[in-house]
RNA sequence: GCCGCCUUAGCUCAGUGGUAGAGCAGUUGUUUCGUAAACAACAGGUCCAGGGUUCGAGUCCCUGAGGCGGCUCCA
Numbered sequence: 001g002c003c004g005c006c007u008u009a010g011c012u013c014a015g016u017g018g019u020a021g022a023g024c025a026g027u028u029g030u031u032u033c034g035u036a037a038a039c040a041a042c043a044g045g046u047c048c049a050g051g052g053u054u055c056g057a058g059u060c061c062c063u064g065a066g067g068c069g070g071c072u073c074c075a
Base pairs, nucleotide, nucleotide: 001071002070003069004068005067006066007065010024011023012022013021018055026042027041028040029039030038048064049063050062051061052060
């Protein structure tokens, strides 16, 4: 330098055009002599950034950034 994949809640990840979700973690409650566990509820989001297409974009297209992997060059 080229190619591919990834970027969504604190963490790990779903969601492939029509209301943004799950598990774990957190908070509160129930329960218990108390704790853990269990159960219930609550809270938590600049969907990496910018632009485009569309009635409508996390999702499709373009550009950029970061990460991972592969390839290539190095007399």

Transfer RNA from a Chloroflexota bacterium, 75 nucleotides, folded computationally. Rfam family: tRNA. By type it is a transfer RNA. It was read from a public genome assembly. The prediction has a mean pLDDT of 80.